[in-house]
Context: one part of a larger RNA
């Protein structure tokens, strides 16, 4: 001085990014147990008393002829110890907030989570030799199923919802016009040949899908504005005007896992709060299944805050092993 134990005066989170690490609680009866709730729960919530030993009794079980053994639940009185679930073993507890409903799954060997799943919702193909996929092919899965079915693909319980825009792009539908390939058709030409003829070249017309064109269509990809004035104090502006645009963001949230400026401003909690919590909207750059806003339970998640605890800390000390070191 390291590593793993263990104690500790008075404080009792001052400590640190942060209660990390300790410490505390820890069983069993008995009584009590709040907001919220999806009525199931929350809940071992919280918080309380009792637990050794002797004696006296009450009522019982079970066994036994039987005396009488063991046992269950009580009452009453008294005892002792520093300590009575005396060892091991054995939950610390409460509040508020984001996120994800839930149990689960993951980065074998630095992430376990807010990330995947996941019932549920939807949107979409697929009429069976199916869609889809593997295989050049036979053939196989799908499925010995048969649209209450099976592939995609978004969302992610559950409540309350889920606006506008089809102008781009995807899809999806159109008997019509227009542009198109090979091919057919051959006006007409060329070369050669004495000519039949052979050889090329080739304008009209006649040709599909596809693209143009016409609608469709957002829980397909995706978008969802700008200036200027205006009310009997000021201030704001329900209101008007004007450019623009497919359409100008609806309800519902909101300095938010999103807020730049920024420690926004106001409240609340502190003696003091960049963090929290409730409000207020100036939303740089929320927003409606790329789902929006709530939510009981639940979470080795994550933010704050009491209470209880204690060497985390003031501020170390000391004690035990084991190494380090020093002598043999």
């Nucleotide at each position: 001085c390291u590593a793993u134990g263990c104690u500790g005066a008075a404080g009792g989170a001052a400590c640190u990014a942060g209660g990390c690490a300790a410490a505390u609680u820890a069983c069993a009866c008995g009584c009590g147990u709040a907001a919220c709730u999806u009525c199931g729960g929350g809940a071992u919530a919280a918080g309380c008393g009792u637990g050794c030993c002797u004696c006296a009794u009450u009522a019982g079980a079970a066994c036994g002829c039987a005396a009488g053994u063991u046992u269950u639940a009580g009452u009453g009185a008294g005892g002792g110890g520093c300590a009575c679930a005396a060892g091991c073993c054995a939950g610390g507890g409460g509040g508020u907030g984001g996120c994800g409903a839930c149990u689960g799954u993951u980065u074998a060997u630095c992430a376990a989570a807010a990330a995947c799943a996941c019932a549920g919702g939807g949107c979409u193909c697929u009429g069976c030799g199916a869609a889809g996929c593997c295989g050049c092919a036979a053939g196989g899965c799908g499925a010995c199923g048969u649209a209450u079915a099976g592939g995609g693909u978004c969302u992610g319980a559950c409540u309350c919802c889920u606006g506008c825009c089809c102008g781009g792009u995807g899809c999806c539908g159109g008997a019509a016009g227009g542009u198109u390939a090979a091919a057919g058709a051959g006006a007409g030409g060329u070369g050669u040949g004495c000519a039949a003829g052979c050889a090329u070249c080739g304008a009209a017309c006649u040709g599909a899908a596809g693209c143009c064109c016409c609608g469709g269509u957002g829980a397909a990809c995706g978008g969802c504005g700008g200036c200027c004035g205006u009310a009997a104090c000021u201030a704001u502006a329900a209101c008007g005007g004007u450019c623009c645009u497919a359409a100008g963001g609806u309800a519902g949230c909101g300095a938010a896992a999103u807020u730049c400026c920024u420690u926004g401003u106001c409240g609340g909690g502190u003696a003091a709060g960049u963090u929290c919590c409730g409000a207020c909207c100036u939303g740089c750059a929320c927003g409606a299944a790329u789902g929006g806003a709530g939510u009981a339970a639940c979470g080795a998640c994550u933010u704050c805050c009491c209470c209880g605890c204690u060497g985390u800390c003031u501020c170390c000390a000391g004690c035990a092993u084991a190494g380090a070191c020093u002598c043999a």
Overview
A computed fold for a 328-nucleotide part of an RNA from a Chitinophagaceae bacterium, annotated as large-subunit ribosomal RNA, domain IV. The prediction has a mean pLDDT of 89. Its Rfam family is "Bacterial large subunit ribosomal RNA". Taxonomically the source falls in Chitinophagaceae (Bacteria, Bacteroidota, Chitinophagia, Chitinophagales).